[in-house]
RNA sequence: AGAGUUUGAUCCUGGCUCAGAACGAACGCUGGCGGCAGGCCUGAGGCAUGCAAGUCGAACGAGAAAUCACCUUCGGGUGAGAGUAGAGUGGCGCACGGGUGAGUAACACGUGGGAACCUACCCAAAAGUGGGGGAUAACCAUUGGAAACGAUGGCUAAUACCGCAUACGCCCUUCGGGGGAAAGCUUUAGUGCUUUGGAUGGGCCCGCGCUAGAUUAGCUAGUUGGUAAGGUAAAAGCUUACCAAGGCGAUGAUCUAUAGCUGGUUUGAGAGGAUGAUCAGCCACACUGGGACUGAGACACGGCCCAGACUCCUACGGGAGGCAGCAGCUAGGAAUAUUGCACAAUGGGGGAAACCCUGAUGCAGCCAUGCCGCGUGAGUGAAGAAGGCCUUCGGGUUGUAAAGCUCUUUCAGUAGUGAAGAUGAUGACGGUAACUACAGAAGAAGCACCGGCUAACUUCGUGCCAGCAGCCGCGGUAAUACGAAGGGUGCUAGCGUUGUUCGGAUUUACUGGGCGCAAAGCGUAUGUAGGCGGUUUGUUUGGUCAGAUGUGAAAUCCCAGGGCUCAACCCUGGAACUGCAUUUGAUACCGGCAAGCUAGAGUAUGAUAGAGGACAAUGGAAUUCUAAGUGUAGAGGUGAAAUUCGUAGAUAUUUAGAGGAACACCAGUGGCGAAAGCGAUUGUCUGGAUCAUUACUGACGCUGAGAUACGAAAGCGUGGGGAGCAAACAGGAUUAGAUACCCUGGUAGUCCACGCCGUAAACGAUGUGUGCUCGUUGUUAGGAACUUCGGUUCUUAGUGACUUAGCUAACGCGUUAAGCACACCGCCUGGGGAGUACGGCCGCAAGGCUAAAACUUAAAGGAAUUGACGGGGACCCGCACAAGCGGUGGAGCAUGUUCUUUAAUUCGAAGAUACGCGAAGAGCCUUACCGGCUCUUGACAUCCUGAUCGCGACUUAUAGAGAUAUAAGUUUUCAAUCCGGUUGGAUCAGUGACAGAUGUUGCAUGGCCGUCGUCAGCUCGUGUCGUGAGAUGUUGGGUUAAGUCCCGCAACGAGCGCAACCCUCGCCAUUUGUUGCCAACACGUAAAGGUGGGAACUCUAAUGGAACUGCCGGUGUUAAACCGGAGGAAGGUGGGGAUGACGUCAGGUCGUCAUGGCUCUUACGAGCCGGGCUAGAAACGUGCUACAAUGGCACCUACAAUGAGUUAUUGCUAACCUGCAAGGGUAAGCUAAUCUGAUAAAAGGUGUCUCAGUUCGAAUUGUCCUCUGCAACUCGAGGGCAUGAAGUUGGAAUCGCUAGUAAUCGUAGGUCAGCAUACUACGGUGAAUACGUUCCCGGGUCUUGUACACACCGCCUGCCAAGCCAUGGAAGUUGGUUUUACCAGAAGUCAGUAGGAUAACCUUCGGGAGUCCGCUGCCCACGGUAAGAUUAGUAACUGGGGUUAAGGCAUAACAAGGUA
Repeated sequence: AGAGUUUGAUCCUGGCUCAGAACGAACGCUGGCGGCAGGCCUGAGGCAUGCAAGUCGAACGAGAAAUCACCUUCGGGUGAGAGUAGAGUGGCGCACGGGUGAGUAACACGUGGGAACCUACCCAAAAGUGGGGGAUAACCAUUGGAAACGAUGGCUAAUACCGCAUACGCCCUUCGGGGGAAAGCUUUAGUGCUUUGGAUGGGCCCGCGCUAGAUUAGCUAGUUGGUAAGGUAAAAGCUUACCAAGGCGAUGAUCUAUAGCUGGUUUGAGAGGAUGAUCAGCCACACUGGGACUGAGACACGGCCCAGACUCCUACGGGAGGCAGCAGCUAGGAAUAUUGCACAAUGGGGGAAACCCUGAUGCAGCCAUGCCGCGUGAGUGAAGAAGGCCUUCGGGUUGUAAAGCUCUUUCAGUAGUGAAGAUGAUGACGGUAACUACAGAAGAAGCACCGGCUAACUUCGUGCCAGCAGCCGCGGUAAUACGAAGGGUGCUAGCGUUGUUCGGAUUUACUGGGCGCAAAGCGUAUGUAGGCGGUUUGUUUGGUCAGAUGUGAAAUCCCAGGGCUCAACCCUGGAACUGCAUUUGAUACCGGCAAGCUAGAGUAUGAUAGAGGACAAUGGAAUUCUAAGUGUAGAGGUGAAAUUCGUAGAUAUUUAGAGGAACACCAGUGGCGAAAGCGAUUGUCUGGAUCAUUACUGACGCUGAGAUACGAAAGCGUGGGGAGCAAACAGGAUUAGAUACCCUGGUAGUCCACGCCGUAAACGAUGUGUGCUCGUUGUUAGGAACUUCGGUUCUUAGUGACUUAGCUAACGCGUUAAGCACACCGCCUGGGGAGUACGGCCGCAAGGCUAAAACUUAAAGGAAUUGACGGGGACCCGCACAAGCGGUGGAGCAUGUUCUUUAAUUCGAAGAUACGCGAAGAGCCUUACCGGCUCUUGACAUCCUGAUCGCGACUUAUAGAGAUAUAAGUUUUCAAUCCGGUUGGAUCAGUGACAGAUGUUGCAUGGCCGUCGUCAGCUCGUGUCGUGAGAUGUUGGGUUAAGUCCCGCAACGAGCGCAACCCUCGCCAUUUGUUGCCAACACGUAAAGGUGGGAACUCUAAUGGAACUGCCGGUGUUAAACCGGAGGAAGGUGGGGAUGACGUCAGGUCGUCAUGGCUCUUACGAGCCGGGCUAGAAACGUGCUACAAUGGCACCUACAAUGAGUUAUUGCUAACCUGCAAGGGUAAGCUAAUCUGAUAAAAGGUGUCUCAGUUCGAAUUGUCCUCUGCAACUCGAGGGCAUGAAGUUGGAAUCGCUAGUAAUCGUAGGUCAGCAUACUACGGUGAAUACGUUCCCGGGUCUUGUACACACCGCCUGCCAAGCCAUGGAAGUUGGUUUUACCAGAAGUCAGUAGGAUAACCUUCGGGAGUCCGCUGCCCACGGUAAGAUUAGUAACUGGGGUUAAGGCAUAACAAGGUA
């Protein structure tokens, strides 16, 4: 310090997530030792038991018992125990210490101040401490009660209680005076009492700071102040009476919710954020509520009274209790310890002290809860052991790791010694820390992770299953992501997970963000509070700045030093505590006050432009309607129609009239207005702006929360008006539907007046104001100067376009800023839920304003890029259309496919790019399928062992369907080495390694192929532009079949494609002349290159030539090129072929072959026989033959080109004979320019048929034959005779073809024993048409839009149905909190007082004063009644919302999304 995640990729915006640190933690796995810390965060729920506050005999009276000793009359007594224990009166303490955080938003806390107070014990000082009195507990007696606890009578003491005396100081005072104390004890050293001052501690008041909500806006009657009285330790409405009507509040009162506050802790660079365990300060509380008493101090945790809830005891009459003290129990909870030891230390209470008490405290126990330290061994050790894992089978890795050898002993263990903590005694901890000795590597390692972020990889298993996951995402048969193993990485007595906080997050932005399009400028203006504010001088010193002083507790953090062996931890010192207050000084700036100024702002004067506003009047054109005339059959409307109007006279046309609304042209990124908005003409009233000139006022200004005004359209109310238009509605069309688009009608409304509403994409998606910052060019309203009167220059205010700098994510903005700054306001913080719910305010309503949450989600979004797409555009091409010719679709048959059937009908191919395709040819074989019968190292390959030397071939026999099995015979008798032997070879048998698979995956692959497409494209290097994806080049102007070429250009070059090079056909030349040829010469035949010969021609087959827009003319940019022409066999790539860029379709093929993985292994392998692939209701594709006269049939007759054929197996087969024919027989030639197949057919000639289901057509069927073959039944081809279906030119639709092409005619070949309507080739005859590019299809280039990128077979919305989730409303219902009014009134203080009681003092002895009880009154807790308010839970039913791989209906949006 950043990283992952939106996209095909990019930049930005923006959220989500991660890496870090921390914890009073919990959970999972694991666990050796020690030190130092920490340990109910939840139920302020309830508590058994024990302990946590007593002490003093030096304040006081009284005073046992057990036991022992002695005595005894045996009843007992005396002494010791003992002035002891225990209890009582009295004093001090119990208000500290300890716990908890419920309440509290407050002078509670923090900080700094203040004046009207109290303070036991302590300190200091001074004085005093005299003399009396009356009671009372204990105790005794009687007595009540279950108990708790009492009642009555009697005795007694005090430092208990009460007078009197005294009064320096003290208090009150009307300044005359008045009031007020005491206590003694004792060991004689002291201690206590009374008074004052101090110290300490506390009470009270104030400034500032201190959570959230305005969907809480008004609150307050003792309330605010005054006077008087009361009251308190003390100021004060603290309380009461009277008077006044105040006080608080948008700088947030009141109300609601939440919360103890702080030093600090944690995080962070800091500013901040979160937090308030342990330690320390303060506060509050003590079962819940109320109350006072005592006291120096309490309204009192281990005190009292009352009420309430709960628990316990009870004899039912009454009583007792309060762990939020320490342990402990129970409950709750994810979760938090021992009913321990000691007062040895520190501290506290009492005491003169000894001492006593102290769950404060010091220690120990439990817990890896945290922090810190240590250990689990060290060295050596390669045969790189064994085992594990992986493997390309070679090896690699675990790994110096282990074993082995040599050492050491920290910690733990055993034994011994043994502290400090203590200043004289006293040590719980503790026989602890520490030290020494001994033995032995001995007792001591786990957890998480290994796809990216993020360090670390392989194998097996699983197969969208099981599972993982912090985010992105993994898993559908080759998972580094699941589970396991091996290996590795990280941390380590821990490691992970979960939770919470801060960080990263500049993601609330003070430091430090934004608002044209991403979330975000109020619709506009006026203006209140507030904020900000020109210039000069003086003054002040509030802000500001500096110094000093006080304070900012200690601890913590930081620095230095020191102590535990180190560290954690602890100690000492320093610094710091960024704050507050007081005081001194400075005076520039800000503020206050005072006086000026004129540059901001405003006023006056003179002009100017304008759809600025309100009201009134007037006008013409047009639509409609009415009346009348002319006139006749249609009109209207549409893509096409219909509804509609019209013979009762429409439409059309002419004239006249009525009525309402709107104002053509001018008209313009022209004008005016704050915006909304404003458009005929004229008048009246009226607002604002601009320019010019001087004069005046003197900061009067800017912005503007609330507030107020205006505010399109639609809508609402009342009353008018209503021509046209036109929601709703009706009808007609369209459509699968059409509640729409289109048409015919048509009501609200649109118009006017008055009143509401208050919203719009109210947009420049851009708040208002001010200043500054290059230019160019229009236009509107003015002004100035000059002028040759055309105009030119300058200037102010508006309104436009382009642009520099700058800004911006980019697009873009750019003096009219989105630039540079200032002032003020408004608004934003992921998407959805939602501008919704609830509440409030406004409104007649419609609705508006304000405005959430639960839940859900990893994105949503902006700009730009490259593609793809568009029922977007431009240009261009193609048998793409058009123009033509011929077909298919109808028939019969052939063939392929689907489907069905079947034991099997083997498998593959599936729009174009499957379907006469793989298959260039299924009777057996092929063959992969089915049935049956057989084999198991196998039909085929290699290795090992043993045997044999032959094996093999041929013949025969038997069994069998055959494979196979058995037997006999014939033939031959292996190679190297001299021999033996060995080696090789062959066969058989055995053994296992292995063979084998047309089994699976073409979505694991190679290779090959199809397709876009023979379309003209696809890229690269360097440079340049852009933040970047990318662009440029490759676009543009021409041209071409072509990214072909030329020109231009921030590009310059290059590559793969195009073209050319290759083959073939067309012309010529040279060479070659046999088997081919024959012009001239000769021979020769019925005819014939038949023969001699020839080498001219044709031809053969090799090499060359030829064509290049080369030449001429025109057009064109002096270009490329195009058009025309000449010459030429051929002319503009001459025709044809081969040749297929980067890539696309997870296209096809594992069944040609090869191959990874998986699967089978007496079978999914191998052999054999038979069957099937040939089935058949039906459908489709591709073909053949036809439907006939351009024809059929019969006879005669002419002209081709490819290509094929026997050599060691049976080819092509002449001629001849034979058969009606298929064929058969016999038999020359040919290994092929020699021989053969081999007659080409259509064409031509003659004849016949005469428009019919025919002399067309040939299917089907019968019968007889032929050929191939081991074998034609399933299931071949051919021939003869007979039979003679359908079919008379084919619906919607659809295919091919642009010239030697289509059409038509035959021929050959491959496959092949046989089988061709298919396929591949060959030649013969030989057309028609193309105006043209509007349309259909496909393609190319440029451009445009896009919400698409799996790329339109895309994306995506609503409704319905189903599951789940949270939520709103709701008749009600159940709680909490709270307000008002009233009732009620315990305990208690205070006040009053008829009654009762009464020791101290006074007394005239009667009584009085005073006190207590009782009663009454005020206040008041609990409780109750009534009416609300608020909040939470729940609810039949109901509303919408969200979400969920493969449901239904439609297709609204994205392209002109098919109606923008």
A computed fold for a 1460-nucleotide RNA from a metagenome, annotated as small-subunit ribosomal RNA. The coordinates come from a structure-prediction model, not an experiment, and the mean pLDDT is 85. It matches the Rfam family "Bacterial small subunit ribosomal RNA".